Description:
Predicted 3D model of a 501-nucleotide part of an RNA (small-subunit ribosomal RNA, 5' domain) from an uncultured bacterium.
[in-house]
Context: one part of a larger RNA
């Protein structure tokens, strides 16, 4: 010197950050991912009108909400953890002629015509509940076929130009295949093909990535080839056959520890250490294990199994998943609030109005850290009182209080009042801040004083009690224990313990 600290004693305030490092333990409860009625059919509620009426109502057209379902877009992002991982994990640097890509951008060409069904509803079984099932209805931008095919795949042959070996880019042919949806109401939003870009992600190789040989051999899909399967794509990625090969003292393999980096922290540097905040990439997600759907997932708050738990049960069976924000119980030296608000930035849906966001803005609590700020200033010697101490003559606390004269940061009360917000919308917030008053008032403490080391006397104890980083003190004048006076250092802190330079 640092620190996400903790413990002792102490504590006024203010900004800006920071806060479960231990059990990847287990969770009560709340809220964290929806949105669109301009896709869609039907209910249901108001308010207008219009028809009929046995005045009870009944039918029906608008147009406004409501919200279960079908549907589309999100739910792969945003947040949280760091348990696994010595890895092409991560980081640098290259490659893909081995790829893919919803939303956005740029161009270009289409959006003809038709049908089958289903939830919702109706009624029905079964269950204790979860929730399944039967029958019948009905609509779409949901689902199925036809048409068109510029283009696109895919087969096939030709030409030119070019490379890195399969081959690539350009032209011009044949031949198979293969779209599409509409909505509102006049302006648009959308839908299909196809190039292109742009993001985002796949894969592959060079480097570099902790100890331990008291781990020396390891390896059978193993190395490598043929042919196939399979991906978005290469590859034993998986499979049949064939060959017997690959890696290892330049540390394989086993084993133990460990998320990677930007960065922080020390040091003059070289370096050592660390991996908290923030940023970027990886894993995970109650443990193992699959795969649907999707442009993206093998998906925290979706599914299926199987395990452990825990919780309902009419014992037939179901339900759960805080390594999201609070917060609870346990662990522990130790670590916050069951807060406000979408006003800002951001992000999802939506033409929009808006909805919905514990991302985030913010307040709270903690001297946890880092920075400012004060707790008064000037004057003032009868060197006061009183302490302490004395050689009793003083000395010293000590200009230190008193006292006088100011001052008002900060407190506390009144009033005023913001930027953050382009027209409107402000949680924060009546806050920052400005003004007024009042009144020195509300604000100092820890350590340590043998040496190293800035600071000494007294008493009390008596190798006792006790200190202590080393060295060492104490066994009757202890500057080294205890107090007390004094002084020294730091200061809303000081010291102590613990890491690391």
């Nucleotide at each position: 010197g640092a620190c996400g600290a903790a413990c002792g004693c102490u504590g006024g305030c203010g900004g800006c950050g920071u806060g479960c490092c231990u059990a990847a333990c287990a969770c009560a409860u709340g809220c964290a991912a929806g949105u669109c009625g301009a896709a869609c059919g039907a209910g249901g509620u108001a308010a207008a009108g219009u028809c009929u009426u046995u005045c009870g109502g009944g039918a029906u057209u608008u147009u406004g909400c409501c919200g279960a379902g079908u549907g589309g877009c999100g739910g792969a992002c945003g947040g949280g953890u760091g348990a696994g991982u010595a890895a092409c994990g991560c980081g640098u640097g290259a490659g893909c002629a081995a790829u893919c890509u919803g939303c956005c951008u740029u161009u270009u060409a289409g959006u003809g015509g038709g049908g089958a069904a289903u939830a919702a509803c109706a009624u029905u079984u079964g269950g204790a509940a979860a929730c399944a099932g039967g029958u019948g209805c009905u609509a779409a931008u949901a689902c199925c076929g036809c048409a068109u095919a510029a283009g696109a795949u895919u087969g096939u042959a030709c030409c030119a130009u070019g490379g890195c070996a399969u081959c690539a880019u350009g032209g011009a042919g044949c031949a198979a295949u293969c779209a599409a949806a509409g909505a509102u109401u006049u302006a648009u939003c959308g839908c299909u093909a196809a190039a292109a870009g742009a993001u985002g992600a796949g894969c592959u190789c060079g480097c570099g990535u902790c100890u331990g040989a008291u781990u020396a051999g390891a390896u059978a899909g193993u190395u490598g080839g043929c042919g196939g399967g399979g991906u978005a794509a290469c590859g034993g990625c998986c499979c049949a056959c064939c060959a017997a090969g690959u890696c290892g003292a330049c540390g394989a393999u086993c084993a133990g520890u460990a998320g990677c980096c930007g960065g922080a922290c020390u040091g003059a540097g070289a370096g050592g250490u660390c991996a908290a905040a923030c940023g970027g990439c990886c894993a995970c997600a109650u443990u193992g294990g699959g795969a649907c759907u999707g442009a993206g997932a093998u998906a925290c708050g979706g599914c299926c199994c199987a395990g452990a738990c825990u919780c309902c049960u009419a014992c037939g069976g179901g339900a759960g998943g805080c390594a999201g924000c609070a917060g609870u119980g346990g662990g522990g030296a130790a670590u916050a609030u069951u807060g406000g608000g979408c006003a800002a930035u951001g992000g999802g849906g939506g033409a929009a109005a808006c909805c919905c966001u514990g991302a985030c803005c913010c307040a709270g609590c903690a001297a946890c850290g880092c920075c400012g700020c004060g707790u008064g200033a000037a004057g003032g010697a009868a060197g006061a009182a009183g302490g302490c101490u004395u050689u009793c003559g003083g000395g010293u606390u000590g200009u230190a209080a008193a006292c006088u004269u100011c001052u008002u940061u900060u407190a506390u009360u009144c009033g005023g009042a913001a930027a953050g917000a382009u027209a409107a919308u402000g949680a924060c917030g009546g806050u920052a801040c400005c003004g007024a008053a009042u009144g020195a008032a509300u604000a100092a403490g820890c350590c340590a004083c043998g040496g190293c080391u800035a600071a000494c006397u007294a008493c009390g104890u008596g190798c006792c009690a006790g200190c202590a980083g080393c060295c060492g003190c104490g066994g009757u004048a202890a500057u080294a224990c205890g107090u007390a006076g004094g002084u020294g250092g730091c200061a809303a802190g000081c010291g102590u313990u613990g890491u690391c330079c």